[in-house]
RNA sequence: UCGAACCUUCUGCUAAAUCUCCACCUCAAGAUCGUGGAGAACGGGGGACCCAAUUUGGACCCAGGUCCUUGGGGCGAAUCCUUGGCAUCAGCCAGGUAGCGCUGCUCUUUCAGCGCGAGCCCGACAGCUAACCCCGUAAGCACUGGAAAGAGAAAGU
Numbered sequence: 001u002c003g004a005a006c007c008u009u010c011u012g013c014u015a016a017a018u019c020u021c022c023a024c025c026u027c028a029a030g031a032u033c034g035u036g037g038a039g040a041a042c043g044g045g046g047g048a049c050c051c052a053a054u055u056u057g058g059a060c061c062c063a064g065g066u067c068c069u070u071g072g073g074g075c076g077a078a079u080c081c082u083u084g085g086c087a088u089c090a091g092c093c094a095g096g097u098a099g100c101g102c103u104g105c106u107c108u109u110u111c112a113g114c115g116c117g118a119g120c121c122c123g124a125c126a127g128c129u130a131a132c133c134c135c136g137u138a139a140g141c142a143c144u145g146g147a148a149a150g151a152g153a154a155a156g157u
Stems, first nucleotide, its partner, number of pairs: 011142004018040007041137006051127001057068005071125001072122004080096002083094004099116005105152007
């Protein structure tokens, strides 16, 4: 000097997933982390009239309960393909695609670039839905870091 890996801090990103207080843990005391609870905020589901709709599986036996997923439904951007290959009928790989995210002060629009286009849950059952009821606040990551117009913020003079 260059490259790689790990740890910590700062800054930032996806997502609703943040903040405050109390208690416990630890401890000489205090703080952090963690656990439990409450509240605020954010997010999701169920749930009338009116409107809309009128199709509904399998196994077991304790006879109203258990299990399953083909019907149906929920969270989510994450759908779809008379596509191609491998398989053999479930599926795997590739390509595309509805849609979604990021680009360093913020927002809107446009261009350009870089990515995602998954997974899980309910268990025959839920349309919309006021009152009302219930649930969640996790998990994972980061160096491509651009340009124009408009509006603003901050700093400086």
c-di-AMP riboswitch aptamer (ydaO/yuaA leader) from a Solirubrobacterales bacterium, 157 nucleotides, folded computationally. It was read from a public genome assembly, where an Rfam model found it. NCBI's taxonomy places the organism under Bacteria, Bacillati, Actinomycetota, Thermoleophilia, Solirubrobacterales.